[in-house]
This is a predicted structure of a 145-nucleotide part of an RNA (small-subunit ribosomal RNA, 3' minor domain) from an uncultured Clostridia bacterium. Model confidence (mean pLDDT): 80 of 100. Its Rfam family is "Bacterial small subunit ribosomal RNA".
Context: one part of a larger RNA
Formats: sequence, structure tokens, C1' cells
RNA sequence: CACCGCCCGCCAAGCUAUGGGAGCCGAGGGCACCCAAAACCGCUGUGCCAACCGCAAGGGGGCAGGCGUCUAAGGUGAAAUUGGUAACUGGAGUUAAGGCGUAACAAGGUAGCUGUAGGAGAACCUGCGGCUGGAUCACCUCCUU
Repeated sequence: CACCGCCCGCCAAGCUAUGGGAGCCGAGGGCACCCAAAACCGCUGUGCCAACCGCAAGGGGGCAGGCGUCUAAGGUGAAAUUGGUAACUGGAGUUAAGGCGUAACAAGGUAGCUGUAGGAGAACCUGCGGCUGGAUCACCUCCUU
């Protein structure tokens, strides 16, 4: 403060965080494909070469060069993960003084609550079942004096 009480929901407004969200921007990693340097290795080696063999020719060995395997970097593609942003959208929380009603608290003016189903601007309403944590009246049982 104490019925001129308390209190519920919806609508409007402000603020806060948040869910969904086409799209847009980014990050790291993986996959597939393309391209592919260098090194090593393999093949080749018509060109070249002082050391070894040989009087020499040449042999042997090697070098340049060519090809290949592998591969860093680079490129392309489709997915997934993750971060940001986003038209729009969903509810939630919150607020001294907005709008609507009045559901609950007294038998709260239709007792309330509850499970379920249907309905409705909203609190809610209605049906069926359950509970008393219902007032009143009457009766019964028990306890106390």
C1' cells in the first nucleotide's frame, strides 16, 4: 500500500540480444583435371672429351643434347566446412505515465484448476472426463472442551 486493491493477454512505440534467409564478400583444408621448373633416377646419346688401355685406329669411361617417371609452384572445376554481410521474415526479453478489453485473486460476479477436442481481436470461450488446492446449506463419522 491494503478492492479507488491486485492482476492477464493482445495491439502500437522504443531498446537489446537472437533464429530463418535468396544473394554478396572472405578464410583455411581436401578432391578431380590441366600445365609443369629444378634435383635425383631410367632410357638414349648421330655432337663432344686431357687423365685408363692402345704406336695408332679405336676401346673404355664421361659430357652436352633428347625422351620419360616423379613432383614444388601455378591454373581450372565442382562440392563440403567456417567467418562476415544481407532485402525480407519469426518469435523472445525489456520499458513510471499509449490503445483494447477484464481472464485470474472474494462464491472475482459463469467456483477454480486440469487432460483432451473444437472455436475466437486478446486475455479466453465451449464440449467431455478428472481433482478440491471451492464458498454456502443440510446430514453422517471422528477428535477436543